[in-house]
Context: one part of a larger RNA
Order: sequence, then C1' cells, then structure tokens
RNA sequence: GAGUAACGACAAUGCGAGUGAAAAACUCGCACGCCGAAAGACCAAGGGUUCCUGCGCAACGUUAAUCGACGCAGGGUUAGUCGGUCCCUAAGGCGAGGCUGAAGAGCGUAGUCGAUGGGAAACAGGUUAAUAUUCCUGUACUUCUGGUUACUGCGAUGGAGGGACGGAGAAGGCUAGGCCAGCUUGGCGUUGGUUGUCCAAGUUUAAGGUUGUAGGCUGGGAUCUUAGGUAAAUCCGGGAUCCUAAGGCUGAGAACUGAUGACGAGUUGUCUUUUAGAUGACGAAGUGGUUGAUGCCAUGCUUCCAGGAAAAGCUUCUAAGCUUCAGGUAACCAGGAACCGUACCCCAAACCGACACAGGUGGUUGGGUAGAGAAUACCAAGGCGCUU
Repeated sequence: GAGUAACGACAAUGCGAGUGAAAAACUCGCACGCCGAAAGACCAAGGGUUCCUGCGCAACGUUAAUCGACGCAGGGUUAGUCGGUCCCUAAGGCGAGGCUGAAGAGCGUAGUCGAUGGGAAACAGGUUAAUAUUCCUGUACUUCUGGUUACUGCGAUGGAGGGACGGAGAAGGCUAGGCCAGCUUGGCGUUGGUUGUCCAAGUUUAAGGUUGUAGGCUGGGAUCUUAGGUAAAUCCGGGAUCCUAAGGCUGAGAACUGAUGACGAGUUGUCUUUUAGAUGACGAAGUGGUUGAUGCCAUGCUUCCAGGAAAAGCUUCUAAGCUUCAGGUAACCAGGAACCGUACCCCAAACCGACACAGGUGGUUGGGUAGAGAAUACCAAGGCGCUU
C1' cells in the first nucleotide's frame, strides 16, 4: 500500500420470547421468502464414528458464537428370510503333469479361482436420544438333520430336458398412483358476509393361504420299434400303428381369507422440571365412481438380420453298485439355520477436487394445478434462507 480488496452464487429476511458475560447468525414461536424430476426420500461406490447425549469454546468455522461435521467424555449398529459368505459359472487370473526357452521365465491341459450375471425363503404395525424387513406384537415362509407311520427301485462326477437370454414395433388386460362423490368427526368466524351447493381433517391396512381369471404356449394318450445322444437307459431324439377332442404348462389382477386384528380424526384418565412432554383407556367413518402409468402380465406377441453368455441349483434317465439293509416318496413330530456387514453422509460441508471449494459422481423413487411432457410456472409432503 491499507484497515483498502475480499468474506465463495442477488433463495431474504423481520419481530417476539428463551439462554447467556455478550445474540443479526444458537433454541422456540409467529410472519415472509426459496427448492419441489429437488435444494425431498432411499441405496451402491467411497469415507469411517462424521451418528446420539452431556459438558466446553483456546484453535478449526473466511465475522460473533451460548452453535457446529470443532474439543473432551459417555452411549449407539441386534437378521434362517436384506446384502455377503455359500453353490455356479463369464471375461480374465493362477495352473499338477506337459510344451518352449541361455537363466529369470513364457504358454497352456486337467483343474482351481474369479460377479458386474444365475441359484431357497417375510410382511404389516409398534418401539429408541441414537438400530430396525434385524428388537417387540401379530401373521407367514424356506431349507437341512433326526424320529415315527405308510408306501416303495434306489443310485452319478455320465446322458437328456430346463435354466437360456438380441434389436425394433404394436395392441390388449390389469395395478400403483391421482381425482371426484359419498360417509364420519369437528367448526360457524375478535373485521361487512358465511347453517351452506360452506370450511377443515380423516376415509388406511401387507406378506402369506385358497382359488386359477384376462391372456400366452402346447394337441393329448397308449403300444411297438430304433444305425443317434462316447457305455447303458423305461429318459431325449427318429419311425410306425391305434385311441381321443379336449388335456396339460404358464399367468398379472380380482375375490375370499389374513383381519372379532392393526391403524385411525378425536375423546378421556394419570404423572411430570405445567409454553410442553410422558403414559394408559376408549375409539367414528373406513364405501362407490372415474382416470390411469414409463410399473405388472411380458424372458409374452409380431417382425427384422447383424442371429443375440456359460455353468450350477431343478426335473428325468439309467451305469457301477445295493436290493430283509441302504436309499427314495408322502404326512406328522422334534431340533438346527453358524460367521461377516448393518451407526451416519451419499449430486454432498462427511466421496473425488490441497478448502465447510458455484466443478465431478452410478441406480431407485419422484404427488397436485395448467401442459404432449420427467419442459416450464406456481404449490404439497419434506427440506432450506446458501456462516459476515
């Protein structure tokens, strides 16, 4: 220079009360403003205690601070069903033998790892200062082991089926959600009107079970035979004969049940550090219509050429073998389901950017009015007014 520039989006603050040494910034209240395909909500990655409570204000916070993602202390993450682990494989990695190579080593068979993919099963309500599909209440489901009873050809690392998949397009059936009416409860205006075609709030309920609908796919059954499926086969594939016109598989949703339950505006009791909070009891209506998805049926259907993973679980067939056994099927009973993650942030002040940085960051959800619309504008729930 200079107490100058700056104090990091121009979304915006004002008042009252409280606390306190001190309040523009903290807490509470009342207004006002901003976002609302987000500046709301929930996850993955990443971070790792930042979560909650008490105490504190040196430093950190671009100002003050009684406040804080700061300091100190204490507390907090509860699972058969969510995710992992586990079973299975993809790209890719490693790789017994093996091949190659001056050496180190490289490649690679059998194998063994490897999810971003396939594979069993849970919902609703309540609860904490902080966790909840994990605790509690209620109602379910899956799988394994053992036992009992009844029946019985069981058996794989092998065969077959299935799992099992592309792009585009169109029509249909539904549901979530929305809206309206009806219904229930409450209200009647501190300022002119408001008993009315008025106003406000509510009108919510899952998985599972029973059923098998709109639809989609496929004709079905029996007998015989068989150069195929590395051996075998009653299985799959091929062939022949006969009978038959419906049978089977799949499948949203609805209905009934779950539910004489829960929730529910509100009414009321008790207690307390009586603005308020905690806790107990009772508890109304809880229906219909309309609209309607980008969600479900649907891994469907139609069509196209560029022809669109694999393996296991699963079903079935036999081989070796076992065949008074073992094993299998069904019902019932009993028991088991370990270990790891779970707090909190997650378009951000907690991640990546040296910062509490106008940048970057995958997925899900995403209400109303107007609108073709997830545009845009204004609002709801919810969250904020961006730390001078």
This is a predicted structure of a 388-nucleotide part of an RNA (large-subunit ribosomal RNA, domain III) from Pseudomonas linyingensis. Its Rfam family is "Bacterial large subunit ribosomal RNA". Its mean pLDDT, the model's own confidence on a scale to 100, is 84.